Formats: sequence, structure tokens, C1' cells
RNA sequence: GCCGCCGUGGCUCAGUGGUAGAGCGCGUCCUUGGUAAGGACGAGGUCGUGAGUCCGAUUCUCACCGGCGGCA
Repeated sequence: GCCGCCGUGGCUCAGUGGUAGAGCGCGUCCUUGGUAAGGACGAGGUCGUGAGUCCGAUUCUCACCGGCGGCA
């Protein structure tokens, strides 16, 4: 230098055009004599950045940034 994949709550990941979710973690509460386990509710996200297409973009297109891998 070229090619491919990935970037979404604190962590690991789903979601492939129409209100952003799960598990773990965190907070409050319930249950217990107490703990563990279990349950209910809640907080936490400018979906890497910028532009384009579209009535509408996490999703499609382009550029850039970062990570990983391959080739040279």
C1' cells in the first nucleotide's frame, strides 16, 4: 500500500429500514430468623465520527477514525 471482518448501556452480545433489547453487573424492594438461591421494579445508550439515499437509517451507500486478520 491492497483486501476482508468488527465498532450498539460498565462487560459479553442480539437487533439487517418503522418506539434500541437480552444476559451478567449496579441500585431499591419482596421472600428468609439470617445467608445463599429466587422474584419485582429501576437507573444507565448522541448505536465510533461526518455526509448521502429515503417519508423514515443501528440497519443501505461513501469518506474518515479505531481494533483484528490476510496479502505484498